[in-house]
RNA sequence: UUCAUCAGAAUCGGGAGAACCGGCAACGGGUUGAACCCAAAGCUGGUGCCGAAGGAGCAACCGCCCCGGUAAACUCUCAGGCGCAAGGACCGUUCUGAUCAA
Numbered sequence: 001u002u003c004a005u006c007a008g009a010a011u012c013g014g015g016a017g018a019a020c021c022g023g024c025a026a027c028g029g030g031u032u033g034a035a036c037c038c039a040a041a042g043c044u045g046g047u048g049c050c051g052a053a054g055g056a057g058c059a060a061c062c063g064c065c066c067c068g069g070u071a072a073a074c075u076c077u078c079a080g081g082c083g084c085a086a087g088g089a090c091c092g093u094u095c096u097g098a099u100c101a102a
Stems, first nucleotide, its partner, number of pairs: 001102002004099007012092003019047006028038003048082003054078001055076003061069003
């Protein structure tokens, strides 16, 4: 110096899935007042659904008597989510560091 792997950072680029029904009624509207009605992506209830923050579970395998340890994009759905936005595992780019090899 280069390759590979790992880790970190970035005002960087990409980045999936899943919704209906009801209650309340802000702004506004229904010519004015009252009443009433409509009415938000807001508040709230019910049911359904999604998996890619986080969390939990385990096959092979390992120690092996009991039993214990142990992966994921698999499973669960506790948490989270089901318009846009945000978030987002993960991928890429650049930079930095570590290790291995030449």